RNA sequence: UGCCAGAUCGUCUAAUGGUAGGACGCCUGGUUCUGGCCCAGGAAAUUGGGGUUCGACUCCCUGUCUGGCAG
Numbered sequence: 001u002g003c004c005a006g007a008u009c010g011u012c013u014a015a016u017g018g019u020a021g022g023a024c025g026c027c028u029g030g031u032u033c034u035g036g037c038c039c040a041g042g043a044a045a046u047u048g049g050g051g052u053u054c055g056a057c058u059c060c061c062u063g064u065c066u067g068g069c070a071g
Base pairs, nucleotide, nucleotide: 001070002069003068004067005066006065007064010024011023012022013021018054026042027041028040029039030038047063048062049061050060051059
């Protein structure tokens, strides 16, 4: 430099173009003499910009970053 793949809660991981979900962690409450375990509830994310569409994590273009292959 060229080609290919990827980027989603703090972490990991789902999501036929139609409510962004789950696990762990975190917070609150219950339980306990206290803590842990356990139970109930809660907060928390789509890499930036643009386009298509009634509607975009999803399709298209482009930027950034990461990984792989070739030279």